c-di-AMP riboswitch aptamer (ydaO/yuaA leader) from a soil metagenome, 133 nucleotides, folded computationally. Its mean pLDDT, the model's own confidence on a scale to 100, is 81.
């Protein structure tokens, strides 16, 4: 200048550090109505008996093989050559990690929380809207 990602701006105050308050953006908890798990057995098919806790952020997930390392498919996500957005082929890369603490479906009003940390890509191709000059 740019990339992943909500994690940017903007006002007051303070003066090594900072702190307050807004806007934007993002997350969670929260009626009504509606829904209300998985596996085994057993039934007279009404249902019973055992076993498993269950949630958020976030693409980070399934399913085979495989003793395991790890592989492959499917399926999700990312990726400057005028600017923004979409889809489609190629092609590279990633499918991590963290919390909450026996509790949360969905969910109007309400209520509450975050604005971080990390990198350095491209020199393909088509197609559609818009903007701006």
């Nucleotide at each position: 200048c740019g990339c992943c990602g909500a994690a940017u701006c903007c006002g007051c105050a303070g003066c090594c550090g900072u702190g307050c308050g807004g806007a934007a953006c993002g997350g969670g908890g929260g009626a009504a109505c509606c829904a209300a798990g998985g596996u085994g057995g057993c039934c007279a098919c009404g249902g019973c008996c055992a076993c498993u806790g269950g949630g958020g952020c976030g693409a980070a997930c399934c399913u085979u093989c495989g003793a395991a390392a790890g592989a492959a498919g499917g399926c999700g996500c990312g990726c400057a050559a005028g600017c923004u957005c979409u889809u489609u082929c190629a092609g590279c890369g990633c499918g991590a990690g963290c919390c909450c603490g026996u509790c949360a479906g969905c969910u109007a009003a309400c209520c509450c929380c975050g604005u971080a940390g990390g990198c350095g890509u491209u020199c393909g191709a088509a197609a559609g809207a818009g903007a701006a000059u």